[in-house]
Context: one part of a larger RNA
RNA sequence: ACCAGGGAGUGCAUUUAAGUGGCAAGGAUAAUCUCAAUUGGAGAAUCCGAAGAGAAAUCAAAAAUCUGCAGUUCACGAGAGAUUAGGUAUCAAAGUGCCUAAAGUCACUUGGAUGCGACCCGAAACCAUCCGAUCUAACCUAUAACAAGGUGAAGCUCUGGUAAUACGGAGUGGAGGCCUGAAGCGGUGCUGUGUGCAUGCGUUCGUGUGAUUUUAGGUUAGGGGUGAAAAGCCAAUCGAGGGUGGUGAUAGCUGGUUCCUGCCGAAAUAGGCCGAAGUCUAGUCUAGAGUGAGAUAACCAAAAAGGUAGAGCUACGGAUUUGGAAAUCCGGGAGAGAAAUCUUUCGCUUCCUUGUCCAACUCCGAAUUUUUUGGUAUCUUAGACCUCUGGAAACGGCGGCCCUGGGGUAAACUUGGGUCGCUAUGGGGGAACAGCCCGCGCUAUAGUUAAGGUCCCUAAGUACUGAUUAAGUGUGAAAGGUACAAGGGUGUAUUUAACCUAAGACAGCUGGGAGGUAUGCUUAGAAGCAGCAAUCCUUCAAAGAAAGCGUAACAGCUCACCAGUCAAGGUUAAAUGCCCCGAAAAUGGACGGGGCUAAAUCAGUCACCGAUACUAUAGACUUCUUAAAUGAAUGUGGUAGGCAGGCUUUCUGUUUGGGUAGAAGUUUCUUCGUAAGAUUAAAUGGACCAAAUAGAAAAGAGAAUCCUGGU
Numbered sequence: 001a002c003c004a005g006g007g008a009g010u011g012c013a014u015u016u017a018a019g020u021g022g023c024a025a026g027g028a029u030a031a032u033c034u035c036a037a038u039u040g041g042a043g044a045a046u047c048c049g050a051a052g053a054g055a056a057a058u059c060a061a062a063a064a065u066c067u068g069c070a071g072u073u074c075a076c077g078a079g080a081g082a083u084u085a086g087g088u089a090u091c092a093a094a095g096u097g098c099c100u101a102a103a104g105u106c107a108c109u110u111g112g113a114u115g116c117g118a119c120c121c122g123a124a125a126c127c128a129u130c131c132g133a134u135c136u137a138a139c140c141u142a143u144a145a146c147a148a149g150g151u152g153a154a155g156c157u158c159u160g161g162u163a164a165u166a167c168g169g170a171g172u173g174g175a176g177g178c179c180u181g182a183a184g185c186g187g188u189g190c191u192g193u194g195u196g197c198a199u200g201c202g203u204u205c206g207u208g209u210g211a212u213u214u215u216a217g218g219u220u221a222g223g224g225g226u227g228a229a230a231a232g233c234c235a236a237u238c239g240a241g242g243g244u245g246g247u248g249a250u251a252g253c254u255g256g257u258u259c260c261u262g263c264c265g266a267a268a269u270a271g272g273c274c275g276a277a278g279u280c281u282a283g284u285c286u287a288g289a290g291u292g293a294g295a296u297a298a299c300c301a302a303a304a305a306g307g308u309a310g311a312g313c314u315a316c317g318g319a320u321u322u323g324g325a326a327a328u329c330c331g332g333g334a335g336a337g338a339a340a341u342c343u344u345u346c347g348c349u350u351c352c353u354u355g356u357c358c359a360a361c362u363c364c365g366a367a368u369u370u371u372u373u374g375g376u377a378u379c380u381u382a383g384a385c386c387u388c389u390g391g392a393a394a395c396g397g398c399g400g401c402c403c404u405g406g407g408g409u410a411a412a413c414u415u416g417g418g419u420c421g422c423u424a425u426g427g428g429g430g431a432a433c434a435g436c437c438c439g440c441g442c443u444a445u446a447g448u449u450a451a452g453g454u455c456c457c458u459a460a461g462u463a464c465u466g467a468u469u470a471a472g473u474g475u476g477a478a479a480g481g482u483a484c485a486a487g488g489g490u491g492u493a494u495u496u497a498a499c500c501u502a503a504g505a506c507a508g509c510u511g512g513g514a515g516g517u518a519u520g521c522u523u524a525g526a527a528g529c530a531g532c533a534a535u536c537c538u539u540c541a542a543a544g545a546a547a548g549c550g551u552a553a554c555a556g557c558u559c560a561c562c563a564g565u566c567a568a569g570g571u572u573a574a575a576u577g578c579c580c581c582g583a584a585a586a587u588g589g590a591c592g593g594g595g596c597u598a599a600a601u602c603a604g605u606c607a608c609c610g611a612u613a614c615u616a617u618a619g620a621c622u623u624c625u626u627a628a629a630u631g632a633a634u635g636u637g638g639u640a641g642g643c644a645g646g647c648u649u650u651c652u653g654u655u656u657g658g659g660u661a662g663a664a665g666u667u668u669c670u671u672c673g674u675a676a677g678a679u680u681a682a683a684u685g686g687a688c689c690a691a692a693u694a695g696a697a698a699a700g701a702g703a704a705u706c707c708u709g710g711u
Stems, first nucleotide, its partner, number of pairs: 001711006011116013026048003032042003052059002063084005071076002085100006119256002122253001126246006137220006144213002146210001148180003151176001155172006184207003189203002192201002222238001224234003259646006269282005285391006294379003298376008310364001311362002317358003323352004331346006397422007405415003427438003442619007452609003455594003461606001463605006474596002487581003491578010508565005514538003519533003544559001547558003620636002622633003647700001649697010665684004671678002
């Protein structure tokens, strides 16, 4: 891992609701006894109900009228509703609270609730009582062990030396928690190798006469021991050992929870909670009952509400820019003066002017919205809306769009309101893709369309008309890291405006481009062209006291400007469309791909393809209708969940049957049923089995790191 078997809402008590049944102003017995052992009999103690109010003392209700549903004799009218009335408590009274015009009770079944293990499995823990020091820690008593070598302390001897010591040298000697190293003890690195019934093996390494190692016996026990202290060790168990018990501890947490179909179908919000992984109440879902006529998302009209968006501020509160004027000198600085005081500057205040801002400003002020009324529309006597009763689930939500809401640089971010979707929803499109677009799926068959598409992959146009793009731009609705900005372009198309132009424009080519003068100053020099000032006049068709290159300074070459030649449009500016640059990421690479110059983009037209949509035909089911036949549906997606009806397994009672001329089971098959399932036939098998009906359940497995076994 697979297979087989096992594996989870049960029982009792109390209570509540519904259904069915018995009796009924009553209903029922319990323990127990008895019996022919039973659905029998006895048993009235007791329980519930028939009266309530009040803390209590105590007191104590059984009427009326009206409206009116179903129905019918059209005026009655069970139930229902309204108004009165009554009992009691409070009480001066008024008022207020509870109650009153009769239905209960017992049994069974089912849905809930509460208590118990309470659907099943699962803690870490807590407490009690026992067992452990054959492992290990420390200590006590008694034992055992330490090859070999090196070093060479003190002391001593000899000798040198001294006045004597000291001191030096040579020997001797054999100290040491000394050195190398075997046994022994340990366990550093390789973070080697390895999991072998649970720390090994290899190599390297530390220590190895001592605070050494070791054997046997003994002592210390669980909030306790022991510890050269690591919360180490205390029998493979230690931040409190192990066994058993309390014990099925508890778990708002995780996982699991077994057959089918039909009907309806949520919520992830509000408020409370030591509340935030939970729960209660409301809202939302479901089933039943009651009532009996209106209900409502939408649209139109009218009336009203309001202070947001925006806007504004010589309309308030507050913030705030520029310039000017005046007043006061109260304040700071500077100056003059012996001082008083004066001058000036800044500031302050007021006025005028200028430019701005505001969630907690408003002289103003929408749209949307909300409320009411009327109308339209839709739903509704085939019973809506509403009310009551039983049962829930849920209270972690997420995304798109709008408010271009609030916060944030931003986010598949966070936090609000509205709406739609997903959740709980499959189908078609978007390459793939919960939330985007289309559209909502009872079963089958055929046709028509939606979104989106029509060169090939790939169903359908290599369709048509007119433009644009030359960048493979593009071939992407958005979103998905898809990308792309400021700023540039004498790319190209379209539009507009102004100006020049046959008295010849623009571009090109040819020629001219002069004189006073090398203007003055400056300077070594300054001659159009280092710099400063000025920038005139003349001749002309035209020519600057010079726009650029150049020289040490000149020279030299162009330009402006003019003429000729040529010959028909040219120059400038603005706007718009497409395009280009700007443009950088790590394996090679993405329009889905191929590829495409349209098979790209813009504007338009006609066809076709394309879904579970729509239409047609046939059938099934649900709800309603009908005496029935029939008919109607703007019925039949669905998680949590509610409700309903069935299938199957085992056993029991009753009835009816089958079986050695072959039961159950097994393998394969036929038919029926929406399904759970039922059934037929053949083979195998070799002794029991089935149906109907009623009842009882240890009653349905694929999941639980499920349990046991097998492979």